Record summary:
A computed fold for a 1454-nucleotide RNA from a metagenome, annotated as small-subunit ribosomal RNA.
RNA sequence: UCCAGCUGAUCCUGCUGGCGGAUACUGCUAUCGGAAUCCGAUUCAGCCAUGCAAGUCUAAGAGGCACAGUUAUGGGUGCUUCUGGCACACGGCUCAGUAACACGUAGUUAACCUACCCUUCGGAGAAGUAAAACCCGGGAAACUGGGCAUAAUGCUUCAUAAGUAAAAUAUACUGGAAGGUUUUUUUGCCGAAAGGCGCCACACCAUGCAAGUGGUUGCGCCGGGGGAUGGGACUGCGGCAGAUUAGGCUGUUGGCGGGGUAACUGCCCACCAAACCAUUGAUCUGUACGGGCCUUGAGAGAGGGAGCCCGGAGAAGGGUACUGAGACAAGGACCCUAGCCCUACGGGGUGCAGCAGGCGCGAAACUUCUACAAUGCACGAAAGUGUGAUAGAGGGAUUCCGAGUGCUAGUUUACUAGCUUUUGCCAAGUGUAAACAGCUUGGCGAAUAAGUGGGGGGUAAGAUACGUGCCAGCCGCCGCGGUAAUACGUACCCCACAAGUGGUAUCCUCUUAUAUUGGGCCUAAAGAGUUCGUAGCCGGCUUGAUAAGUCUGUGGUGAAAUCUGCCAGCCUAACUGGUAGAAUUGCUGGAGAUACUGUCAGGCUAUAGGUCGGGAGACGCCAGGGGAAUUUCCGGAGUAGCGGUGAAAUGUUGUGAUCCCGGAAGGACCACCAGUAGCGAAGGCGCUUGGCGAGUACGAACCUGACGGUGAGGAACGAAAGCUGAGGGAGCGACCGGGAUUAGAUACCCCGUUAGUCUCAGCCGUAAACGAUGUGGACUAGGUGUCCCAGCACUCACGUAGUGUGGGGGUGCCGAAGCGAAGGCGUUAAGUCCACCGCCUGGGGAGUACGCUCGCAAGGGUGAAACUUAAUGGAAUUGGCGGGGGCGCACUACAAGGGGUGGAUGCUGCGGUUUAAUUGGACUCAACGCCAGAUAACUCACCAGGGGCGACAGUAGAAUGAUGGUCAGUCCGAAGGGCUUACCUGACACGCUGAGAGGUGUUGUAUGGUCAUCGUCAGCUCGUACUAUGAAGCGUCCUGUCAACUCAGGCAACGGGCGAGACCCACAUCCUUAGUUGCGACUUUCCCUCACGGGGGAGGGGCACUCUAAGGGGACUGCAAGGAUAACCUUGAGGAAGGAGUGGGCAACGGUAGAUCUGUAUGGCCCGAAUCUCCUGGGCAACACGCGGCACACAAUGGUUGAUACAAUGGGCUUCUAACCCGAAAGGGCACGGUAAUCCCCUAACAUUAACCUCAGUUCGGAUCGAGGGCUGCAACCCGCUCUCGUGAAGCUGGAAUCCCCAGUAAUCGCGUGUCAUAAUCGCGCGGUGAAUAAGUCCCUGCGCCUUGCACACACCGCCCAUCAAGCCAGCUGAGUAGAGUCUGGAUGAGCCUCAACUCACCGAGUUGAGUCGAUUCUAGGUUCCGCAAGGCGGGCUAAGUUGUAACAAGGUG
Repeated sequence: UCCAGCUGAUCCUGCUGGCGGAUACUGCUAUCGGAAUCCGAUUCAGCCAUGCAAGUCUAAGAGGCACAGUUAUGGGUGCUUCUGGCACACGGCUCAGUAACACGUAGUUAACCUACCCUUCGGAGAAGUAAAACCCGGGAAACUGGGCAUAAUGCUUCAUAAGUAAAAUAUACUGGAAGGUUUUUUUGCCGAAAGGCGCCACACCAUGCAAGUGGUUGCGCCGGGGGAUGGGACUGCGGCAGAUUAGGCUGUUGGCGGGGUAACUGCCCACCAAACCAUUGAUCUGUACGGGCCUUGAGAGAGGGAGCCCGGAGAAGGGUACUGAGACAAGGACCCUAGCCCUACGGGGUGCAGCAGGCGCGAAACUUCUACAAUGCACGAAAGUGUGAUAGAGGGAUUCCGAGUGCUAGUUUACUAGCUUUUGCCAAGUGUAAACAGCUUGGCGAAUAAGUGGGGGGUAAGAUACGUGCCAGCCGCCGCGGUAAUACGUACCCCACAAGUGGUAUCCUCUUAUAUUGGGCCUAAAGAGUUCGUAGCCGGCUUGAUAAGUCUGUGGUGAAAUCUGCCAGCCUAACUGGUAGAAUUGCUGGAGAUACUGUCAGGCUAUAGGUCGGGAGACGCCAGGGGAAUUUCCGGAGUAGCGGUGAAAUGUUGUGAUCCCGGAAGGACCACCAGUAGCGAAGGCGCUUGGCGAGUACGAACCUGACGGUGAGGAACGAAAGCUGAGGGAGCGACCGGGAUUAGAUACCCCGUUAGUCUCAGCCGUAAACGAUGUGGACUAGGUGUCCCAGCACUCACGUAGUGUGGGGGUGCCGAAGCGAAGGCGUUAAGUCCACCGCCUGGGGAGUACGCUCGCAAGGGUGAAACUUAAUGGAAUUGGCGGGGGCGCACUACAAGGGGUGGAUGCUGCGGUUUAAUUGGACUCAACGCCAGAUAACUCACCAGGGGCGACAGUAGAAUGAUGGUCAGUCCGAAGGGCUUACCUGACACGCUGAGAGGUGUUGUAUGGUCAUCGUCAGCUCGUACUAUGAAGCGUCCUGUCAACUCAGGCAACGGGCGAGACCCACAUCCUUAGUUGCGACUUUCCCUCACGGGGGAGGGGCACUCUAAGGGGACUGCAAGGAUAACCUUGAGGAAGGAGUGGGCAACGGUAGAUCUGUAUGGCCCGAAUCUCCUGGGCAACACGCGGCACACAAUGGUUGAUACAAUGGGCUUCUAACCCGAAAGGGCACGGUAAUCCCCUAACAUUAACCUCAGUUCGGAUCGAGGGCUGCAACCCGCUCUCGUGAAGCUGGAAUCCCCAGUAAUCGCGUGUCAUAAUCGCGCGGUGAAUAAGUCCCUGCGCCUUGCACACACCGCCCAUCAAGCCAGCUGAGUAGAGUCUGGAUGAGCCUCAACUCACCGAGUUGAGUCGAUUCUAGGUUCCGCAAGGCGGGCUAAGUUGUAACAAGGUG
């Protein structure tokens, strides 16, 4: 401070994840040092073996033991026990409890205490007394019973002082306030002391060591005052979650009087009163020691608060007091409970949340170390003693800080040489309580020292290799992996940090993502269905007062540590110390200011309300009246169906329907008027009349004088459906019955029909209760409708008139600014502000569960969590799609027609099956006479059998002969191919390892190229400008027109490009040029024939014509008429041709992962002596069957036979072959000409004409089969073509369905050519004969444009819902069952305290009795929490399960 993630793309809303910092644990790794308020806080305030952690005083006292001393310089020393004093209430540990005066802060104590310490004043008189030690007994022990003696600074009594209460008294003092202090007197009560110890002197002492006097500026004792220190108590304020906890409380709230305490107080008791707390959250529940501080953040904040400091609390759980200045004390006592230990079974003992250490628990945390040397503490006069406080050391990368792992040269790496020594190793000194470390000096020596995580994006760093192949795995999120993985694993390289570096969990930040600073609510989550109104919050103009809020100085306080500056100490840093300051944003005292807010007191009228006036209205309630229609009934008339639907049927009707006429009954409803109109708070309200009631707009010169706005709780109203009771019931009509539809149809459609719909009374309380827009007020451009009110001006036929124009109110539309993500809103705001209320915080689970509450029920209100998930969503954009719309178009659309296919036989291709193999590809249009434009061998890729081949490098081998060739025999289908054998040759070498050649092997989803198709379409796109936050739009839209995005006009567009068109080729007409191999009019020569007209052939002139092949002309809506505005359209003339002349070629941006690796090319992979290559044979040709495309037919518009006529395109030297001969023919023989307008293929056929056939399985049809020939070719069996004769199958015009075609077209007829040794029912061309119908439409199939909807974007072959089935997960419920907490009642009642009496050794102890409190235990009940649980319930998740198709398009029933 951002980044990634929803989409084809965009903007927004919104969350998820990442990047930063901190704490704990953990993986891998590790050379060293310093510092630390680091190290069993997190889980078990769980349990503890062992040792230590509180003693000290001989100068308080009495003993015991041991020792020393000796007539003086002497009258003692040491240890130990007991009495006694002080300490043990500190220090150390922990955070269970505690939501509280526990803590923080500021105060109060006129309601209190304080040992040791300091200061000051005064004092210490007299007497008495016990039991420890010791001995004896009991006991396992702990301990205990008895007996004797005795001291004190032990204890007791008396005295004095002091104290206290009452009464009286008096003067001052402090203070905000005397109930305080002070003076005096009296009385009552109560009532101190240790003259001890030491030292000095004197005296005394003599073998037991006792005791005296004096002094003392030593140490102690008692009382009073003051101080200091440490506490006790009280108060204001502050800091937490839940309302799915709303009422709580009975010593409770207060009073009077007692008790109790150091002290106030219901702290306790008796009596009296009925208070007290609470939506400003009482009570209850959950959680939690509080603060200084710590982490993070820009800050406001959020989170934490174990360790250091301050305060509190606790000591296994619970309770109680004693001692004491101080405790309700746990390293003291007593009791209960639970646990453990000892025991001789009789009884006893114990409490590590002290330091070490152990077990347990766990992801998680050290040595049973040293020393009192320093600092402190206890005791002591002191020396000193004690001290797990503390000071040190050990372990731990736990944190912070620091250093190193080398430097230079030899070109880099590697290596070598030199240099330097931190660290390291060794030694001496110093250091320390003793050590360690450190420091100083010397020696050795680059030696002893780099990892962790990552490299697809975010996010720095490989588009490197190999392996793997949706596997193994990775991944915070997005995502990667299905044979070319920059994402997996390994390697190399690279990046980041570095003695560390990653992971997991949690917190802060990011996050304006709980928004005070600083968000929102029309459509994204979010305005309660509406109104009234309580508390609360907010409040018009003006004057005065006050000073609560507010503001400005100032005093006190806000511990230290923490933070900042400077200085100093360790080499530096971290760290520590000193000093100065800041901060602690707070609380409190006092002084001042008075604009605003508040409070108090006045005034005003613009808010609001009232009064009066004439209005408008489907406003509400009640009562009357009316009307058309439906239905039923009655009567009449009348006869065969009616009704209903897409079509039907159920139904109804001959017992007379429907239909028509008349009448009656009954219920519901209120056409037209009727309108973005009116009224109402909303729901809602519509025939008409009356009554009652309400609201509202307008006008007024009147009245009150802020009376107002909003509104948590609360109250009222509240569509439809539903419920209860009583009525009513014509029509309609859930449920239900029947008929249809359908694969099914519990639906849509139809025929019936019950609740209900209606009325009265009472519930329910919800709706897309919507303007998806809370209420009120103010301000901010307009335009144009409409309804209501009261005006003004003009006109006038004078009326309740007309026209125009300003005002107020309501209701619509369009729009400036502005706002908004956009759509849009826009004085009726979603603009700019104010006041108040309600609501939201990713999706799902879920408006569900539980609880409470309302309801007769149905259900309503309130309203979670676990779990799951990376999205859900809004608006708009571009496409695609629609059983949406509009316009236009097309013979791979229809209509109108013609001819076919689908049936038969055959050919051919495909599938399937078969097979050793039946090679492979292509599968809707856009595979299937396609690749293949020719499968007997070859082709050839398939099958069976056989043979051959390794460039190059390395290695073993080889002149003791590598290798190659070959006669013969044998194996064999065949072969020096193998084997046997023999001869020749003379240097190389596949035996091995690599590596190659080759591959019709694989991947067309790795590719190039080519092709198909959309597409006989008319589209596609760019520049600049403009619009939009943006994706994008505009242009390319609209109107007309066209075959056409063809053109014209309009228009925020103006231009350009690719396509269309133009262009190119062929054909149709004319002209020019040229004239051989073409032509043959005219002229001429020769030959043949001749009925003399002519005909045929050859040649020379010639180029007129035909033709050939080169270049031009011609057609442009040019002309005329009509239509329109223009483009253009229609008709006509002329013309060979008329509106694109006809037919081709060319054919955009792109889509289809379309086809092709088997045309060629080519990446990767594979085979590599076989998937290479050669040979022989087979197969691609199989055959129950299915499909496609064709051929020939089914006959008389025909067949057969004879005769006769007319083409064009093409091809030809391994070739086309004339003429002639042979043959019945196929064909054969011989051979001219032709490399071609010259020669040849080459007779065109349908047709015309003549004859026969006469409707039949035929003189139709020709399949199949038999016999005999011919041709090609090594080869014709599998498996070619052809001739002749014979045979003579199916088939009599073809179901559903489907294909092609509009003019020289369809249909029909033949010809040529490609392939080719042989060869066409195929392909490509050519000409001959030659129609019918239409000139339109969008109904079917599709295409283009515009528009609309969309939850689709892999784009409708889309998306997607629910049940069921399977697995997993958490939850709810649950017969029951186990436990814990808490409350209440009853019982039990250890023990403490108080009182009384009695006894004794009378200080005191004991016993008994009474009373309050009361732990514990038992029991009954309530409540909360938690564990387990058969069964039940729904929910969530999980590539390819089942059934349907509900939603998204009019989603096929909106």

Description:
It matches the Rfam family "Bacterial small subunit ribosomal RNA". Gene Ontology terms of the family: ribosome and structural constituent of ribosome. The RNAcentral record of the sequence draws on SILVA.